[in-house]
Context: one part of a larger RNA
Molecule: small-subunit ribosomal RNA, 5' domain
Organism: uncultured bacterium
RNA sequence: GAACGAACGCUGGCGGCGUGGAUAAGACAUGCAAGUCGGACGAGAUUUUUUCUUGUAGCAAUACGAGGAAAGUCUAGUGGCGAACGGGUGCUUAACACGUGGGCAACCUGCCGAGAAGUGGGGGAUAGCUCGCCGAAAGGCGAAUUAAUACCGCAUGUGAUCAGAGUGGACAUCCAUUCAAAAUCAAAGUCGGGGCAACCUGACGCUUCUUGAGGGGCCCGCGGCCUAUCAGCUAGUUGGUGAGGUAACGGCCCACCAAGGCUUUGACGGGUAGCUGGUCUGAGAGGACGACCAGCCACACUGGGACUGAGACACGGCCCAGACACCUACGGGUGGCAGCAGUCGAGAAUUUUUCUCAAUGGGGGAAACCCUGAAGGAGCGACGCCGCGUGGAGGAUGAAGGUCUUCGGAUUGUAAACUCCUGUCAUUGGGGAACAAUGCGUAAAUAUUAACUGUAUUUGCGUUGAUAGUACCGGAAGAAGAAGCCCCGGCUAACUUCGUGCCAGCAGCCGCGGUAAUACGAGGGGGGCAAGCGUUGUUC
Numbered sequence: 001g002a003a004c005g006a007a008c009g010c011u012g013g014c015g016g017c018g019u020g021g022a023u024a025a026g027a028c029a030u031g032c033a034a035g036u037c038g039g040a041c042g043a044g045a046u047u048u049u050u051u052c053u054u055g056u057a058g059c060a061a062u063a064c065g066a067g068g069a070a071a072g073u074c075u076a077g078u079g080g081c082g083a084a085c086g087g088g089u090g091c092u093u094a095a096c097a098c099g100u101g102g103g104c105a106a107c108c109u110g111c112c113g114a115g116a117a118g119u120g121g122g123g124g125a126u127a128g129c130u131c132g133c134c135g136a137a138a139g140g141c142g143a144a145u146u147a148a149u150a151c152c153g154c155a156u157g158u159g160a161u162c163a164g165a166g167u168g169g170a171c172a173u174c175c176a177u178u179c180a181a182a183a184u185c186a187a188a189g190u191c192g193g194g195g196c197a198a199c200c201u202g203a204c205g206c207u208u209c210u211u212g213a214g215g216g217g218c219c220c221g222c223g224g225c226c227u228a229u230c231a232g233c234u235a236g237u238u239g240g241u242g243a244g245g246u247a248a249c250g251g252c253c254c255a256c257c258a259a260g261g262c263u264u265u266g267a268c269g270g271g272u273a274g275c276u277g278g279u280c281u282g283a284g285a286g287g288a289c290g291a292c293c294a295g296c297c298a299c300a301c302u303g304g305g306a307c308u309g310a311g312a313c314a315c316g317g318c319c320c321a322g323a324c325a326c327c328u329a330c331g332g333g334u335g336g337c338a339g340c341a342g343u344c345g346a347g348a349a350u351u352u353u354u355c356u357c358a359a360u361g362g363g364g365g366a367a368a369c370c371c372u373g374a375a376g377g378a379g380c381g382a383c384g385c386c387g388c389g390u391g392g393a394g395g396a397u398g399a400a401g402g403u404c405u406u407c408g409g410a411u412u413g414u415a416a417a418c419u420c421c422u423g424u425c426a427u428u429g430g431g432g433a434a435c436a437a438u439g440c441g442u443a444a445a446u447a448u449u450a451a452c453u454g455u456a457u458u459u460g461c462g463u464u465g466a467u468a469g470u471a472c473c474g475g476a477a478g479a480a481g482a483a484g485c486c487c488c489g490g491c492u493a494a495c496u497u498c499g500u501g502c503c504a505g506c507a508g509c510c511g512c513g514g515u516a517a518u519a520c521g522a523g524g525g526g527g528g529c530a531a532g533c534g535u536u537g538u539u540c
Base pairs, nucleotide, nucleotide: 001540002539003538004537006536007535008534009533010532013388014387015386016385017384018383019381020380026344027343028342030341031340032339035081036080037079040078041077043075044074045073046072048071049070050069051068052067053066054065055064056063057062088299089298090297098223099222100221101220102219103218104217107216108215109214112212113211114210115209116208117207118206119205120154122152123151130143131142132141133140134139159185160184161183164179165178166177167176168175169174189204190203191202192201193200194199225271226270227269232262233261234260237259238258239257240256241255242254244252274296275295276294277293278289279288280287281286301322302321303320304319305318324335325334326333327332352378354377355376356375360374361372362371363370364369391421392420393419394418401412402411403410404409425481427476428475430473431472439463440462441461442460443459444458445457446456447455448454484529485528486527487526488525489510490509491508495524496523497522498521499520505512506511
């Protein structure tokens, strides 16, 4: 000099863009952060709508009441998908964790894209509801009964799995392709349209398989901390055979056999640490760091375990143990903010218990739509960077006052007053956005189709904004509402007076202060930076 997720002191007008728990991975009150589908299913409720039957009143229209059907809405439940994403933190980890480059002829993959073939016919249950019982509660038990895209047989087998044969290829196991016996393995419907029906048909599904995309698993080369006051380490250890296990290779696990394997190119041990793209600094080489943003990894009160599933050994799932906290009728239960806010604690120190799903993205749904503390916004903090303002021009008898003085004056100083202007920002009252369409609804036309439905395209109309009455625009008033901090001995830009008297004090280094202190304190003056200025800490 530069930098910072900074803190502290004094001061503080506005805006934009960023950024904000670095310490206790300490403990957490409260609310919210993952739901959705009635176009999978059976029930129940209903201030809803339509329609039918019926009763009463009435000539009737109609009104009121009861019941049935259909539709809508809501509720818990069965079922499906999602909940493995998104969001947080940096505990662990010196490791194939990360980065980079390869490999899997040793692998998996829900949803999505492309392609092939199918979707036949049956059965038995069980939630819910009802009844009974136990319990303070959390919750549980029994009986009866019911549905499905829930569950289980049967059929079919394009196809897949496993053994075999031929051909070609390769690097040993193998790979590609052709043929082919036996065995095993599937499925589900819903909503529309046409039709009296049988049935036909569209959309969304369902099953078996191939393939792609995206995602993941595994293996290897190389690379990046300190320590030798750590020199030897190792028995599933190193290798083989066989068996098991996995999606898959492998001591991954096991039985047997052999005695190997690593190491001064630093094994083993100890310490520290998430890694990277990058950030800061520096002319560079390097050095230090890894906040925010992005990729990967690890973790979710502590330790262990598996279940479900395409995917987890699963932050807002389950089981066991432990610590802690809460409820209790003392028998027993409940909980996990390193999600967003917020509280306490420790700390030099780090924000609102805010608005909206309008946009972007995600989950569910045919869709409407619902959910989304992701996200988009607003709020707070000079925490940082950037921009703007606190007025401009004129104005000398160089006013008054202050300070110094050699008492002549000098300086503050064109500074002020005063005159003429301007009107940024703030203030006030008016107008007023973009982000929104390629979305959604509706209507029409065209294409596809035998027709309808559906789908696609085009066009018309309508509709959707949290931010926000904000940005922005123009109007009004009036210089009005807006300057401080540090320094002045040298380094280092800037000097005098008074007070003090080795005292009080200053200080980054050298050093000042013991009666004329440009170094302490104050005044005047000056210098520097400026909504900041200094100090402290840390890095280069």